[in-house]
RNA sequence: GUCUUAUCGAGAGGGGUGGAGGGACCGGCCCGACGAAACCCCGGCAACCAGGCUCAGGCCCAGGUGCCAAUUCCGGCAGUCCAUCGCGGGCUGGAAGAUGAGAG
Repeated sequence: GUCUUAUCGAGAGGGGUGGAGGGACCGGCCCGACGAAACCCCGGCAACCAGGCUCAGGCCCAGGUGCCAAUUCCGGCAGUCCAUCGCGGGCUGGAAGAUGAGAG
């Protein structure tokens, strides 16, 4: 990197180094010198996998991952409904992405 599958409206930040970017992509809209990314330390959230208990539903734990602005920040494609001079808005699904578990 590819495939399968589950989840994505909840939750959780301080310090140090660093020094201008970041929020996947595109459009928007945001975050950022009151300090971006990245790395390190400490802390936290959650509970997918593992482990323990249980007939089961489920519960416990926190070892392996993951995560700690904004719903995956919103939209992008399709259907449908509402509104409209027009701009637009709601719902459903999809695509894409992220993470876990597994496969080859």
Predicted 3D model of a 104-nucleotide RNA (SAM riboswitch aptamer (S box leader)) from a bacterium. The model forms 97% of the base pairs in the Rfam consensus. It was read from a public genome assembly, where an Rfam model found it.